Context: one part of a larger RNA
RNA sequence: UUGGGCGUAAAGGGUGUUGAGGUGGCUAGCCAAGUCUCCUGUAAAAUAUCAGGGCUUAACCCUGAAGAAGCGGUGGAAACUAGCAAGCUAGAGUACGGUAGGGGCGGAGGGAAUUCUCGGUGGAGCGGUGAAAUGCAUAGAUAUCGGGAAGAACACCAAUGGCGAAAGCACUCCGCUGGGCCGAUACUGACACUAACACACGAGAGCUAGGGGAGCGAAUGGGAUUAGAUACCCCAGUAGUCCUAGCCGUAAACGAUGGACACUAACUAUUGAACGAAUAAAAGACGUGCAGUAGUGAAGCUAACGCGAUAAGUGUCCCGCCUGGGGAGUAUGCUCGCAAGAGUGAAACUC
Numbered sequence: 001u002u003g004g005g006c007g008u009a010a011a012g013g014g015u016g017u018u019g020a021g022g023u024g025g026c027u028a029g030c031c032a033a034g035u036c037u038c039c040u041g042u043a044a045a046a047u048a049u050c051a052g053g054g055c056u057u058a059a060c061c062c063u064g065a066a067g068a069a070g071c072g073g074u075g076g077a078a079a080c081u082a083g084c085a086a087g088c089u090a091g092a093g094u095a096c097g098g099u100a101g102g103g104g105c106g107g108a109g110g111g112a113a114u115u116c117u118c119g120g121u122g123g124a125g126c127g128g129u130g131a132a133a134u135g136c137a138u139a140g141a142u143a144u145c146g147g148g149a150a151g152a153a154c155a156c157c158a159a160u161g162g163c164g165a166a167a168g169c170a171c172u173c174c175g176c177u178g179g180g181c182c183g184a185u186a187c188u189g190a191c192a193c194u195a196a197c198a199c200a201c202g203a204g205a206g207c208u209a210g211g212g213g214a215g216c217g218a219a220u221g222g223g224a225u226u227a228g229a230u231a232c233c234c235c236a237g238u239a240g241u242c243c244u245a246g247c248c249g250u251a252a253a254c255g256a257u258g259g260a261c262a263c264u265a266a267c268u269a270u271u272g273a274a275c276g277a278a279u280a281a282a283a284g285a286c287g288u289g290c291a292g293u294a295g296u297g298a299a300g301c302u303a304a305c306g307c308g309a310u311a312a313g314u315g316u317c318c319c320g321c322c323u324g325g326g327g328a329g330u331a332u333g334c335u336c337g338c339a340a341g342a343g344u345g346a347a348a349c350u351c
Base pairs, nucleotide, nucleotide: 004322005321006320007305008304012319014201015200016199017198021194022193023192025088026087027086029084030083033081034080035077036076037075039073040072041071042070049065050064051063052062053061054060091191092188093187094186095185096183097182098181099180103177104176105175106174107173108172109171110154114150115149116148117147118146119145120144121143125136126135162169163168206247207246208245209244210243211242215241216240220236221235222234223233258318259317260316261315262314263313266296267295268294269293270292271291272290274288275287276286300307301306324351325350326349333344334343335342336341
């Protein structure tokens, strides 16, 4: 390179936004760059192919013929692609009216629990374990009642449920704010899809500076266990966990499944808004078409497991990635970072 792949065998980028690039709806018109075509120039000779001939044959040699992409030129065709100019509304978007939501940011408030502290009652144990001990306690603990302080997290509701691009998001209220879905009409008129690079966001841990520090708790100390026990169990406990400002940029960042569009049996449950019929009216139940979330399952696919309109089915477009195991996500160089390290990323050798 050709070809084949990426749920679990190697392989989907953690997620989004979009300028380049690639790809792109319907209708007629023009053009003729791509495309197709007639003719033509070139495509040296030798070789190769075919038909003959010459050396006794053959190899070898000689003569003739046929033909070719490719490139150039003149003319022609106009379905498709591109281009130009014009129109359309089914894609996309805007306006309008509704609507659900732990979507985000900021502020304020709340109760339960825990720990500490002060006071009262009380008087010998408490705590902990498989069993113990370290530990706490007559300087009055544990328990119990009352007052106070602090920090962190928000029971029940709660769901197979909701929202968000992902990470993620849950006590209550207020302010600001992003997106979705549904509906009927009007408007714009292909404005679309994807997206190398770039930019932004990105759990936890970690880092810098300043606060905060109740509980938990790497490290560390002690008690046990054990042959030992740098562990599992117990008693303590520092960083950290929390807040503000900045950095880091990784995860089994998982649906281990990239995005968009179209098509392809049925059935069940559930969330959201809408409509219909019913009713005096409303709720519930019923029906319909949407937008999600789950469970079975036909065809099909799959090595199997399984997937199955939320596809791993059938197709189109674009991006990312894979190519035996180890060496190795290592070395080296470069970029980024305060550092930790991250990104990019080999080879020798070996099986």
This is a predicted structure of a 351-nucleotide part of an RNA (small-subunit ribosomal RNA, central domain) from Massjukichlorella minus. A source record names the gene rrs. The organism belongs to Massjukichlorella, within Eukaryota. The RNAcentral record of the full RNA draws on ENA and SILVA.